[in-house]
Predicted 3D model of a 524-nucleotide part of an RNA (small-subunit ribosomal RNA, 5' domain) from a metagenome.
Its mean pLDDT, the model's own confidence on a scale to 100, is 83.
Its Rfam family is "Bacterial small subunit ribosomal RNA".
Context: one part of a larger RNA
Parts: sequence; structure tokens; C1' cells
RNA sequence: GAACGAACGCUGGCGGCGUGCCUAACACAUGCAAGUCGAACGAGAAAGCCCUUCGGGGUGAGUAUAGUGGCGCACGGGUGAGUAAUGCAUAGGAACGUACCUCUUUGUGGGGAAUAACGACGGGAAACCUUCGCUAAUACCGCAUGAUGUCGUAAGACCAAAGGUGGCCUCUACUUGUAAGCUACCGCAGAGAGAUCGGCCUAUGUCCCAUUAGCUAGUUGGGGGGGUAAUGGCCCACCAAGGCGACGAUGGGUAGCUGGUCUGAGAGGACGAUCAGUCACACUGGAACUGAGACACGGUCCAGACUCCUACGGGAGGCAGCAGUGGGGAAUAUUGCACAAUGGGCGCAAGCCUGAUGCAGCAACGCCGCGUGAGUGAAGAAGGCUCUUGGGUCGUAAAGCUCUUUCGGCAGGGAAGAAGGGUUCUAUGGUAAAUAAUCAUGGAAUUUGACGGUACCUGCAUAAGAAGCACCGGCUAACUCCGUGCCAGCAGCCGCGGUAAUACGGAGGGUGCGAGCGUUGUUC
Repeated sequence: GAACGAACGCUGGCGGCGUGCCUAACACAUGCAAGUCGAACGAGAAAGCCCUUCGGGGUGAGUAUAGUGGCGCACGGGUGAGUAAUGCAUAGGAACGUACCUCUUUGUGGGGAAUAACGACGGGAAACCUUCGCUAAUACCGCAUGAUGUCGUAAGACCAAAGGUGGCCUCUACUUGUAAGCUACCGCAGAGAGAUCGGCCUAUGUCCCAUUAGCUAGUUGGGGGGGUAAUGGCCCACCAAGGCGACGAUGGGUAGCUGGUCUGAGAGGACGAUCAGUCACACUGGAACUGAGACACGGUCCAGACUCCUACGGGAGGCAGCAGUGGGGAAUAUUGCACAAUGGGCGCAAGCCUGAUGCAGCAACGCCGCGUGAGUGAAGAAGGCUCUUGGGUCGUAAAGCUCUUUCGGCAGGGAAGAAGGGUUCUAUGGUAAAUAAUCAUGGAAUUUGACGGUACCUGCAUAAGAAGCACCGGCUAACUCCGUGCCAGCAGCCGCGGUAAUACGGAGGGUGCGAGCGUUGUUC
């Protein structure tokens, strides 16, 4: 000199864009943060309103609601404890998986038995639970078919499915119109390919200590087996006796890693907040279940510590999600608004959910921009300071005169961000028997904004509301007077102060920066 997720002191007008628990991975009150689908399925209220013969009925409404089932909950969000290599970065590799998505191809035939919800009895303080009975499905189980699939050298053996919604009468049946018929769409099952995402392996690199020198028995290797989606001592029995190490094994300490950030002419050094990639973790330790995917932050089980409820028998909980509280600390924000946009989950869709996200609030915490007025004005006013008493200086500074009105204030107008989707009408085309329906592509009208009456624009009034902080001995830009008298004090280094202190304290003046300026800490 530069930098900072900074803090402290004094001071503080506005805006834009960012950033904001670095400490206790300490403990957490409260609310919210993951649901959705009635076009898979069976049940199915009430309030209110209307009618009433007072019994009830209609509507609300097949709505709310819970349940079975499907998909999601493995993403998104947080934190950095652990980890020095099961990690990360770069470059490769072969023995693998992949729900949803895309393409190709084949099929979707015929049956069965249950169970929740619900009803009934009962137990319990509660959490919740036992028994009996009824019922549905795209839930479950067989049969058939079955290969380009799996196993197998082959022969052969084995394995699947589910329906739903809308429309129609061309064909068939009865013939009114509907259906087991036709059709469109959404699905379902098998196989193959792709895309995406992931699992695994190898090489190289990846901090300090040798005042850590030897370490290792599943240890190193083999063929065999088990296990896995898959290779492999990953696991197991047997066999061999290996394997690593001064090119630093083993041990100890510290630490998430990277793109990058800061500094520096560079080489290098230090760091790893925000943003992006990746890993690990989710009260502590362990375990598996479900699933395409987890050994799962807001799932399950066991153990432990802690907190809470209890009728003492037993139960409930996990903010390192967003806010917020206590605590720790020099120190770090609102228990805000909205799903309008972007993105995600579910759904045919409308839509619902989304503390992701978009915004707003707080903080000079940082960067950037703007303002606090401009011109003129010598009687060089008053006043302050100084003085050799002549003067000098603050100083064109002020006052006065002329002018402007940014920002702020008040008033009026007022966005873009909206593309897509919905509704109505309409055109063309595809499928189709079809002028149904549905799908695709257009056209017209209309509707949808948290921010926000915000940005921006216009007008009004008045110089009006807006300057401080540090320093002035040398380094280092900037000097005099008074007070003090080795005292009080200053100080980054050298050093000042013991009666004329440019070094302490005050004043005047000056220098530097400026909504900031200094100090402290840390890095180069």
C1' cells in the first nucleotide's frame, strides 16, 4: 500500500447492487418448511337455507373428511462435526444399475381369495389396541399365452399384464336407445435401444511433526464358494508366506476438497464467507425395512443422554429447514408478503402444495453513484487568534445582491416484468365410419402482479432539511500562543515532558480523507 463475512470509538443525508452467528455440530417455546391424484377404489357427513302432516324431506353434496391404492417424500433447503483418503481434483477404465422421459416392437385373454375404511362388543388416563362381522379396486394370488428375454453346450425348463375417462351408432345384438360393439385419449405388461443420473476400479496430485522408525494375521496372494446391480478378502473354508516402509510406512496433530478469493510485476504466499461442483452429517451410537434409488434431516427399530406429559401402568420429542428464543461472544437481521415470475412434486386438466424461489423489512457491513448549493460580493465589517501595536490571519469566507432546485418533502399521473394457462367464438390439419369426441397448429375477445400506487414522469415551495473524523517533532502532507513543569500525560519506531515543549492538555491556524474517518485484529 492492498484486502476483509469484521469488531470498537466519534459522526451520519439519499439511492442502486451485494453481503450479514467466523463463537456453542450448545439447548430449543410457537408457527410454517411435502404433498398430490375422485379420470384407480369403496364409504361418506355437518352447519346453514327451504319445505313440513313436526315423524321427517329437499338442498348443501357425492362437497368436506378419513381410509385402501398410485406417484412423490433419496429432489429442493441446512451445516462442516467427522474425514489426510472408502474424500476431492485431473486423466483414464470395465465387471454394473437406472423410476419418470424418448424411439422401436409384441401383448393387454380368462378366473379367484382377501382386507382397510365401516358396523358391533371390549381394553386404556393417554398414545393407541384386541376380537367378531361386511365390502371395492390400476391392492393381492393363481391359470392361459409367451419370446428377440432368463438359465442351459444342447435338449429343455421358467417368467407378465389393469384398467379408467370422453364420444358414437358404421358393423353385430336386442333395435327406443344402449351395450360385452366401434373409436380417441390416459394408462398396464414383456423385450430392445437412447438419454440422464449414479455405483465400482486405476494412475497422478493433495498440510505439519522423525523430539513418531518400524507397521501388518483377513494381514498379502491363490484357486474354490457365498454375497452384490457389479469387480474385489467384501465375506468364508483351505493352501502358500507374504504385503507396506527414509521416494517417510505406522503413529500423533490439524483440516471438508475444488472452481476460485486476497495479495504480488511475476514466481510465490495466505485463504476456501457469499455463488457453482462434489463429499460427509442430521440429538449420540448401531441396525435394517420399503423402494428404480436410502441404510433415509422433518421414516422405522434398538440402546444412551436430555426435555416434556402421566391416572405411575405407560407414553411423546429431536430447528446443522425459514423466522424466532435462551446461552456463548467483540460480533451477525423479520416469529414479514406472495406463489405474479423461475424451478420442483402430484394431476388428462383446472388446479393444489412449495420458508426452493421472487420480493419486502433491519444493519454505512462492503462497493458504486449523488447531494449538503452556484455566481457575484473589500467597508478587506464585526468577532476570534496573533503581534515588534504598524499590522498579519481566519477571508470572498460571512452579510448583501442575483440564480438554480438534484436528493429529501407535498400533490397528480403511473409501468415493464405476462409468457403461458383458463373461458368464449373461430380456421386448418391428424386419428376415425363420423358433420361426436379428442389431439396439434393458428386467429379474435377477455382474465391472471407479491413487489406496489414501487420504479419512472410532471408540477409546487424554499438555500431552504443534510459534515464529520484523524493528524500537524522526523519517518509523513501540515505551526503558533497559552497551560503544565520527568508531574499530568503521549508513543507505530526513534523518542518527547525536570519553567520559553511545533512531541503532553486547550485554543487559533493548517494538512489529509470525506458520509465517512480513525483504532484494533488478520493475510499478502